Small-subunit ribosomal RNA, central domain from Candidatus Karelsulcia muelleri, 410 nucleotides, folded computationally. Model confidence (mean pLDDT): 81 of 100. Its Rfam family is "Bacterial small subunit ribosomal RNA". Its family is annotated with structural constituent of ribosome and ribosome in the Gene Ontology. The RNAcentral record of the full RNA draws on ENA and SILVA.

Context: one part of a larger RNA
RNA sequence: UUGGGUUUAAAGGGUGCGUAGGCGGUUUUUUAAGUCAGUAGUGAAAUCUUAAAGCUUAACUUUAAAAUUGCUAUUGAUACUGAAAAACUAGAGUUAGUUUGGAGUAGCUGGAAUGUGUGGUGUAGCGGUGAAAUGCGUAGAUAUCACACAGAACACCAAUAGCGAAAGCAAGUUACUAAGCCUAUACUGACGCUGAGUGCACGAAAGCAUGGGGAGCAAACAGGAUUAGAUACCCUGGUAGUCCAUGCUGUAAACGAUGAUCACUAACUAUUGGCUUUUGUACUUUUGUACUUUUGUACUUUUGUACUUUUGUACUUUUGUACUUUUGUACGUUUGUACGUUGUAAUUCAGUGGUGAAGCGAAAGUGUUAAGUGAUCCACCUGAGGAGUACGACCGCAAGGUUGAAACUC
Repeated sequence: UUGGGUUUAAAGGGUGCGUAGGCGGUUUUUUAAGUCAGUAGUGAAAUCUUAAAGCUUAACUUUAAAAUUGCUAUUGAUACUGAAAAACUAGAGUUAGUUUGGAGUAGCUGGAAUGUGUGGUGUAGCGGUGAAAUGCGUAGAUAUCACACAGAACACCAAUAGCGAAAGCAAGUUACUAAGCCUAUACUGACGCUGAGUGCACGAAAGCAUGGGGAGCAAACAGGAUUAGAUACCCUGGUAGUCCAUGCUGUAAACGAUGAUCACUAACUAUUGGCUUUUGUACUUUUGUACUUUUGUACUUUUGUACUUUUGUACUUUUGUACUUUUGUACGUUUGUACGUUGUAAUUCAGUGGUGAAGCGAAAGUGUUAAGUGAUCCACCUGAGGAGUACGACCGCAAGGUUGAAACUC
C1' cells in the first nucleotide's frame, strides 16, 4: 500500500460556520472530454515466453513468432459521467399564519435563609464529636424579639419533562435578539450534502492579568483529635478562589466513551409540541314553541250614573276570547370564540423515553433516535512500554497547549 476496522478490545475531531476539493434530483437537445469499438503508425536490440534449428546432450548459440498491457493520429458509437443550452418541482430555501420552550443579552424587582451591626429580654453556659479537645462566653455569649446593612444562591412547582451546535440553561418581570415544530401550499428553481489545509466563531471547571466585591463555602495554611506514625479521613478556624466587568487560557470520563447528511427495514407502550377530525362544557349570536308578567285595541258578560218618546247612545265597573307590546323561565335551533377554563377518542407530523421481531454483534447489548441494509464526504487506528515524553516549529503573560518521534526493553 491493499485489505480490515473505530459503544466497551488501538481508533469519531469538544462544537458549529465555512474555503478548496470530493459527491450530487427529474426531463429534453447538442457536443463527444472521460468511456467503448475499428484502422494506421510507433512501442531499439538483448532479456522473458512459445515453436524450431545448430554444437554427441545440456548449459549455450541462432531463427521465427508472441509479447511489449503504452503513446500518437484517425474513423465511428453515445447508455453512463463531464461540458453547453432549455425546462421541471419531489431536495433546499423564501413567504403567510398559528404556536412552543430553564435558548441568548441587558435592565428592574422580590421573598426565605445565612452572616454582621445596634437596641431590648435573659443567665451560664454554647459549640462540636464515635468520644473529646482546640474555639466562643460574666468585657454578658448561646437562645429570643425589633430594626438596619451585606453578598451569594433561587426551596416548593420539578418530571428517564423542556430549550440550545456543543459547552450549557431554572425566583419574578420588562425590552431587545435568535431558533425550532406545525399548517397553507403563494414564490425561487438544485440554489444541495460533506468539508482537508487553513481560517473564523463558541467552548465546563481550574488557572492567569487589571480593577471592583467578599455573606456563606473553602485549596493552601494554623490549631485540636485519631494513630505506631497521620504531611489524611473527623473537629475549630482560615487565605487565594468562588461573585462582577474587561481581556487571556483552549483543555475535561468536553461521554450516547457511538462524526455529519440522505434513503429503506415488524410491532407495542409512555410522554412533550403542533395540525385535522370527533364528542362534551362554558360564554356569545340568531331564531322558534310553551308558560308567566305587562301595555293597548276590538268584540262579549255584568254593575252604576247621565241623556233620550222608545229601540238605544255615552261614561264607569267587571268576565272571557283574539291580536299586539313587554318581563322572566324551560326546551329546541343556529353563529362564533375558548383570549380566562377543561377534558374524551382517533389520525398525522416533529421531538424525548421504555420494551422488542428480523438483522447485526466476541459477547454485553443494539434494534425506525441502529451498533440493521445501502450511498456520499470528513476525522482517526495498526502490539505493550519508552511517551502524549524528547527535539524542532507555532500559540500563550505564565501555567502550559497544539503538532509529535527515536534509541532501547519485552